[in-house]
Molecule: TPP riboswitch aptamer (THI element)
Organism: Paracoccus sp. (in: a-proteobacteria)
RNA sequence: AGCGCCACCUCGGGGUGCCUUCAUGGCUGAGACGCGAUUGCGGACCCGUUGAACCUGAUCCGGCUAAAACCGGCGGAGGGAAGGUCACGCGCCCCUUU
Numbered sequence: 001a002g003c004g005c006c007a008c009c010u011c012g013g014g015g016u017g018c019c020u021u022c023a024u025g026g027c028u029g030a031g032a033c034g035c036g037a038u039u040g041c042g043g044a045c046c047c048g049u050u051g052a053a054c055c056u057g058a059u060c061c062g063g064c065u066a067a068a069a070c071c072g073g074c075g076g077a078g079g080g081a082a083g084g085u086c087a088c089g090c091g092c093c094c095c096u097u098u
Base pairs, nucleotide, nucleotide: 002090003089004088007085008084009083010082011048012047013046014045017027018026019025020023033042034041035040054079055078056077060073061072062071063070
């Protein structure tokens, strides 16, 4: 050189649902928010190849439940957004001494 690891910076990616008695309601979750007629914009949150953040399959299959995209399967399936910096450790090279 390089490798490992912690942290940070910039940039980028993503989702924002379901049920009901429709209410100042309930459920799960890190996140279900606000504005906007829709496409969108912003905030928060999560994730960036060590990639289950997220999407397709899916108006899927099984389970729980009053009901439900809630849990599991699917999934050693397919896609999916990166660069840099400091410290530390290992290690390489050079010099000196023995």